[in-house]
RNA sequence: AGAGUUUGAUCCUGGCUCAGGACGAACGCUGGCGGUAUGCUUAACACAUGCAAGUCGAACGAGAAAUCUUUUAAUGAAGCUUCGGCAGAAUUAAGAGAUGGAAAGUGGCGAACGGGUGAGUAACGCGUGGGUAACCUGCCUCAUGGAAAGGGAUAGCCUCGGGAAACUGGGAGUAAAACCUUAUAGAUAUAGUAAUCGCAUGAUUAUUGUAAGAAAACUCAGGUGCCAUGAGAUGGACCCGCGUCCCAUUAGCUAGUUGGUGAGAUAGCAGCCCACCAAGGCGACGAUGGGUAACCGGUCUGAGAGGGCGAACGGUCACACUGGAACUGAGACACGGUCCAGACUCCUACGGGAGGCAGCAGUGGGGAAUAUUGCGCAAUGGGGGAAACUCUGACGCAGUGACGCCGCGUAUAGGAAGAAGGUUUUAGGAUUGUAAACUAUUUUAGUCAGGGAAGAAAAAUGACGGUACCUGAAGAAUAAGCUCCGGCUAACUACGUGCCAGCAGCCGCGGUAAUACGUAGGGAGCAAGCGUUAUCCGGAAUUAUUGGGUGUAAAGGGUGCGUAGACGGGGAUUUUAAGGUAGUUGUGAAAUUCCCUCGGCUCAACUGAGGAACUGCAACUAAAACUGAAUUUCUUGAGUGCAGGAGAGGAAAGCGGAAUUCCUAGUGUAGCGGUGAAAUGCGUAGAUAUUAGGAGGAACACCGGCGGCGAAGGCGGCUUGCUGGACAGAUACUGACGCUGAGGCGCGAAAGCGUGGGGAGCAAACAGGAUUAGAUACCCUGGUAGUCCACGCCGUAAACGAUGAUUACUAGGUGUUGGGGGAACUCAGUGCCGCAGUUAACACAUUAAGUAAUCCGCCUGGGGAGUACGACCGCAAGGUUGAAACUCAAAGGAAUUGACGGGGACCCGCACAAGCAGCGGAGCAUGUGGUUUAAUUCGAAGCAACGCGAAGAACCUUACCAGGCCUUGACAUCCUCUGACAGCUUUAGAGAUAGAGCAUUCCUUCGGGAUAGAGAGACAGGUGGUGCAUGGUUGUCGUCAGCUCGUGUCGUGAGAUGUUGGGUUAAGUCCCGCAACGAGCGCAACCCCUGUGGAUAGUUGCCAUCAUUAAGUUGGGCACUCUAUCGAGACUGCCGUAGACAAUACGGAGGAAGGUGGGGACGACGUCAAAUCAUCAUGCCCCUUAUGGCCUGGGCUACACACGUGCUACAAUGGUCUGGAACAAAGGGAAGCGAGACCGCGAGGUGGAGCAAAUCCCAUAAAACAGAUCUCAGUUCGGAUUGCAGGCUGAAACCCGCCUGCAUGAAGUUGGAGUUGCUAGUAAUCGCGGAUCAGAAUGCCGCGGUGAAUGCGUUCCCGGGUCUUGCACACACCGCCCGUCA
Repeated sequence: AGAGUUUGAUCCUGGCUCAGGACGAACGCUGGCGGUAUGCUUAACACAUGCAAGUCGAACGAGAAAUCUUUUAAUGAAGCUUCGGCAGAAUUAAGAGAUGGAAAGUGGCGAACGGGUGAGUAACGCGUGGGUAACCUGCCUCAUGGAAAGGGAUAGCCUCGGGAAACUGGGAGUAAAACCUUAUAGAUAUAGUAAUCGCAUGAUUAUUGUAAGAAAACUCAGGUGCCAUGAGAUGGACCCGCGUCCCAUUAGCUAGUUGGUGAGAUAGCAGCCCACCAAGGCGACGAUGGGUAACCGGUCUGAGAGGGCGAACGGUCACACUGGAACUGAGACACGGUCCAGACUCCUACGGGAGGCAGCAGUGGGGAAUAUUGCGCAAUGGGGGAAACUCUGACGCAGUGACGCCGCGUAUAGGAAGAAGGUUUUAGGAUUGUAAACUAUUUUAGUCAGGGAAGAAAAAUGACGGUACCUGAAGAAUAAGCUCCGGCUAACUACGUGCCAGCAGCCGCGGUAAUACGUAGGGAGCAAGCGUUAUCCGGAAUUAUUGGGUGUAAAGGGUGCGUAGACGGGGAUUUUAAGGUAGUUGUGAAAUUCCCUCGGCUCAACUGAGGAACUGCAACUAAAACUGAAUUUCUUGAGUGCAGGAGAGGAAAGCGGAAUUCCUAGUGUAGCGGUGAAAUGCGUAGAUAUUAGGAGGAACACCGGCGGCGAAGGCGGCUUGCUGGACAGAUACUGACGCUGAGGCGCGAAAGCGUGGGGAGCAAACAGGAUUAGAUACCCUGGUAGUCCACGCCGUAAACGAUGAUUACUAGGUGUUGGGGGAACUCAGUGCCGCAGUUAACACAUUAAGUAAUCCGCCUGGGGAGUACGACCGCAAGGUUGAAACUCAAAGGAAUUGACGGGGACCCGCACAAGCAGCGGAGCAUGUGGUUUAAUUCGAAGCAACGCGAAGAACCUUACCAGGCCUUGACAUCCUCUGACAGCUUUAGAGAUAGAGCAUUCCUUCGGGAUAGAGAGACAGGUGGUGCAUGGUUGUCGUCAGCUCGUGUCGUGAGAUGUUGGGUUAAGUCCCGCAACGAGCGCAACCCCUGUGGAUAGUUGCCAUCAUUAAGUUGGGCACUCUAUCGAGACUGCCGUAGACAAUACGGAGGAAGGUGGGGACGACGUCAAAUCAUCAUGCCCCUUAUGGCCUGGGCUACACACGUGCUACAAUGGUCUGGAACAAAGGGAAGCGAGACCGCGAGGUGGAGCAAAUCCCAUAAAACAGAUCUCAGUUCGGAUUGCAGGCUGAAACCCGCCUGCAUGAAGUUGGAGUUGCUAGUAAUCGCGGAUCAGAAUGCCGCGGUGAAUGCGUUCCCGGGUCUUGCACACACCGCCCGUCA
């Protein structure tokens, strides 16, 4: 920093999408360690249990348990004993005292902090800066002064009761630093006086009078505590300026409302509350209403300006089950206080009570989703206390979650037989890959063992914790995944799948060779994570302040006047200091971010210290150029006056002629009218036409003009009066009076609406007639609203220059309108061309879309939709304002190249026309479709399939069908074994095949090879599929004149130019011109045949002369014909005319031939996914005892039908017969052509001369010409069909060949719509030959004979070429696309 996506391609506009960063996240797969942060975003849903606020005995009374002492009583141990007893331990009970200090109580302080949450709140709630001369402040600090004299109660406790409980009543008695009275004190309040000061009310100080009004003790004698006052500090309260989301489809709101006076309340000001008085207050600078939301420091993103968010940490606010209220207190209207109401839960003896996790854990629920009912007060901090101490789910720690950030590890070095395996392959290899194995080394983390902190202060005290850390030992051991690989975007192959399954952020992949689906191998990226999803910013200059637009892409209001507002001319003068500028000061909390420096954890994250910064706000000071404000002045902006001309400017009245229609009358007769053609309609009751007169309405020909006027809409006969505006000319006056203009108010085509007139023509609706498949249309005949007038509505148009208004500046040229000037010229309009400049281009260009300035309107992807809802306007029709859901990845502008057009211009072609002969009708042949079939093998399908592949299906061919057989195979290569195999005869069989018999190798370097059989497997084989995987070949446009390139130039670019233009040509052929100059593939020429003569040559050809014969048969000859080789010839070369002095055209001469002489071969770039996998070759797929191979028979030859291509005809330009044996060319011939001769009516047969061919044969050419006959008929035309008898080929002629003879003798009398070929040796007509082939052409390919007609011409049909135009087409008009229905 950009990229993808609209198109065939291009530029632009414009949306959509991606790459980045972030996160209190969640989900999927995976998961080694540590540090540090962080964790209910949802139900301010409900909560079991435990804990989270107590402390002080140095304020007070009372004082349990326990211990000790003592007294009394009882029991009475050891021991002693005179046995009487003594002694008295110990125990029990009671009393007293002491120690002791639990529980409860009075009292003090705290509980208003700390902790949680974000429901409410759009607010002085918060932020920021100020103010309080309108306020309060416990504990703390400082200062001053004080603490005198008294008094009465009360809880606890005791006792008697009530109640299930919670709790509570009566009585007796008691203490205090609890409470009360009195004294004193200043402060305070109030009424005065004086001084000083201030920002208004006022404040301060001094002083006088009056009023009410304090205290608590304890002691270790040090002190602690108490009261009053002042000051400070801290914390709060209130007020103000500025800032603080969306909706105007929320425009009006407000009665304590706004203000005043008085009283009250408060710590204090105030309608805070109340009484009275006034009628105010707020609002387009957005009131009121609705929606949403705690605010900020900050945080994420961004280059910044901005935009999003407000978790954790910090400040403020609000809340504590929901709603309300006050009490206590320095402080609360109080999370773990009280009272009331409500909902919910719990207890209950049913009478009544108890509770509030948005504290820490935890539970249920909700949810995609968020942790332990842990340890400790050791540290930090807080409450109480003099202190010891005590309390503290604040806090410090631990636990849990990869949720985030940071760090570390999962080894390191060597190691090529480049192992094995995997993947792939053209089978060679490549890759995985130094990767592994293997060798050596190391031990961070982890394990074991030993030591062991800091955090703690003078001492004591450590939850964390035997933790961090240190040392030693063993051992590579225990530790890698996730996403992606078509483009964007780094990374490619194989297989599977076959528009299926699926993928996808956008474009889009997938229909049999998918780098896009799935899997695998490989690769890329990141890494204890990786992807996905949600959200935010960015990219997006895609809301544009920085930094966009508005002629045609979305977008200029239809137009004017004008309010608020915004903006505003020059010179001079004076002032101010609001804005702006500079400086200083205060503030902008801390933390964080960024930057700099230094430090602590091994580094980092994290964290400590300092600096800088926080672009803001406020105060003060300075200067006065600029903007603003004020002031004086000037005239060029603006306006007024004077004197002029132009004009369809407006509104009113009057007048005019032409035309249409109607009425009356005359003339006149059969039609008129209308159309592409008709019909409806009108007309014998007299139309149309024509003449005269009249009526009525509407509109104003010519002039008339990219002429005029108007703000726009718009305005057109003439005259009159009324009236608005603009312009030019001179100069006198005013003195900035200007420009724009949200709302607002006017005007505003046509249609439409209301009321009343009017109504000739025209004419929605409607009716009829046509057209048409239909025709609710276009055309015709009628015809009502309406069009016209008056008044009133409507308020919209492609209301357009698709271009808002104003001002200034910026080359020219040329028309036109109005004015001025003697002219040059100039002013104001209105057009065209054009430079700079602008523009995406088109284009605009002093009438800007240029350069600047000001103001207003409007736009932000397409559709939904100018729709819905709401509001306003309207009589209605409707108008104005104006969304969303949903849906698409485009929609669009300009230009480019093509294709296309029932667009234009030019040109060509048997394209039409002019002709000739056909086809389409008949019969037959042949091909195709269809049908049939066991099979009727397959392909070809408009032209460009259909006598096509097939230059020839009886078997074969043959690919099809039925049946019978074979399985390494009919054919190829390799291996092993064997030695023959073949051939002949024969048996079975339909044959393939099987059996039997006879017979049976060759070469050799001696290794073997050839060949055959058997065997095993690799493999063969396939006319199986895909011509849309291909090569090759072919068709077609089209023998049409086109198709391109290099360099240059033009264009932002696609592209253009060249190749267009003027001529010309068969031709992009040539000439000229030209920002083009050249070149290539095509055209033409070079090649072949043919047309003329020449040279050479002379057999198998030829014969003029000589001889000869039946015959060029022979001798002879090579002149001629001919044959086959070489050269010649034709080039618009010559002349004339036209043309541009050209190319060229026309005419002429000469010439065999004249303007490419005729014909052929030759086919540019490309198009049709054209044809062919069945000529051949070939990728992939498929079959493998069969989709391969062999055989017999059948089929390809079927037959209600339809089509194509041909043949033969329908006859007299003919048929038949006879004769003249009339006259060719080009071919073929050895498994061949086959002569003469003989046989047969004939097809043919016998026979075999000659000929590998200018020698022999096929082989008589036919039409023609001459004569005869037929005489217009279904015939002496025509020959189909059928019968009989034959011939030929071939193993074989039934399915299914050809030919001959005799007999039979069908349709057919020139063919509808339509359609084909042909421009000269052509059409037509006549025969001949060849390929294929055993046989089998009406087909195909060739050959010659005879031999026409017509062509005005390019309007039309078809095809093509060039230029141009339109285009929403580009799969390109067989396009695109709209509506309805499914």